[in-house]
RNA sequence: CCGGUUAACGGCUGCCCUAGACACCAUUAUAAGGGGCCGAAGAAGCAAACCCAGGGUUAUGCAUCUUACUCUGGCGGAAACUGACAGGCAAAAGGAAGGUAGUCCCACGGAACUUUGGAGAGAAUGCGGACAGCAUCGCCUACGAGGCUAGAACCAACUGGCAAAAGGACAGAGUG
Numbered sequence: 001c002c003g004g005u006u007a008a009c010g011g012c013u014g015c016c017c018u019a020g021a022c023a024c025c026a027u028u029a030u031a032a033g034g035g036g037c038c039g040a041a042g043a044a045g046c047a048a049a050c051c052c053a054g055g056g057u058u059a060u061g062c063a064u065c066u067u068a069c070u071c072u073g074g075c076g077g078a079a080a081c082u083g084a085c086a087g088g089c090a091a092a093a094g095g096a097a098g099g100u101a102g103u104c105c106c107a108c109g110g111a112a113c114u115u116u117g118g119a120g121a122g123a124a125u126g127c128g129g130a131c132a133g134c135a136u137c138g139c140c141u142a143c144g145a146g147g148c149u150a151g152a153a154c155c156a157a158c159u160g161g162c163a164a165a166a167g168g169a170c171a172g173a174g175u176g
Stems, first nucleotide, its partner, number of pairs: 001110003010104007022035001024034002036089003042085001044082002051074007059066001112175006122137001124136004138162003144158001146155002
């Protein structure tokens, strides 16, 4: 700053939309068995904050107490991150998130700023004195821009990116 008792956020239900990965082998054939793979039901693990205990530094001449900072350990603890318990790998079904309608509940929610976590994909090749610039090929999707029935994590790849750093949708905590 914007929305909200003309009902926010959240829960449940219906509908719409929705990616990934073997119609693998063998077999008594959609099961059970063996091998490979996926990440978006559900469940699990993890960062920081908060809190607790102990140590160190600092302020007053010293000690206690206290203030500020810091280290270690514990507690705590989110996600679309991590892995793969469960689930899944033709179609169908299922499918997070998103959209929409109904319903329950009842007071906050969003944006902004600070901080913590945060995936993917060539430290490509050639010209060039050059980490300037230009050209070529491959690839990724999570700034932004674009497409669709759309505010989508769907589609696509203009921009951006492909060691680290930076950036980064989204998620946790804090502030007015």
The prediction has a mean pLDDT of 78. The RNA shown here (glycine-GGAnGA riboswitch aptamer) has 176 nucleotides. Rfam family: glycine-GGAnGA riboswitch aptamer. Gene Ontology term of the family: glycine biosynthetic process. On this family, see Weinberg et al., Proc Natl Acad Sci U S A 2017: "Bioinformatic analysis of riboswitch structures uncovers variant classes with altered ligand specificity". Rfam's curators write: glycine-GGAnGA riboswitch is a variant of glycine riboswitch that have in common a U69A change. This riboswitch is associate with genes that encode either saccharopine dehydrogenase or amino acid transporters and other genes with not predicted function.